The RNA shown here (transfer RNA) has 71 nucleotides and comes from a Patescibacteria group bacterium. The coordinates come from a structure-prediction model, not an experiment, and the mean pLDDT is 83. It matches the Rfam family "tRNA". Its family is annotated with triplet codon-amino acid adaptor activity in the Gene Ontology.

RNA sequence: GCGGGCGUGGUCUACCGGUAUGACACCUGCCUUCCAAGCAGGUAGAAGGGGUUCGACUCCCCUCGCCCGCA
Numbered sequence: 001g002c003g004g005g006c007g008u009g010g011u012c013u014a015c016c017g018g019u020a021u022g023a024c025a026c027c028u029g030c031c032u033u034c035c036a037a038g039c040a041g042g043u044a045g046a047a048g049g050g051g052u053u054c055g056a057c058u059c060c061c062c063u064c065g066c067c068c069g070c071a
Base pairs, nucleotide, nucleotide: 001070002069003068004067005066006065007064010024011023012022018054026042027041028040029039030038047063048062049061050060051059
C1' cells in the first nucleotide's frame, strides 16, 4: 500500500428499518444489631461525519480505532 472482519452504558452481550435486550458493576430503598447475601426500584449505551428513507444502531459512502490476510 491492497483486501476482509469488527466497533452497542463502566464491562460483557442480544436484536436488526418502526421505543435498544439481558447480566455484572453503580445508586436508592427493604431486610439485618452491622456487613455481606437476598428482594424491589433507578441512572447510564449504538465510534465520528454525511447520504438514502415517512422513519437508520440497522442500508450506502468517507474517516477513525482494533484484528486477520496479502504485498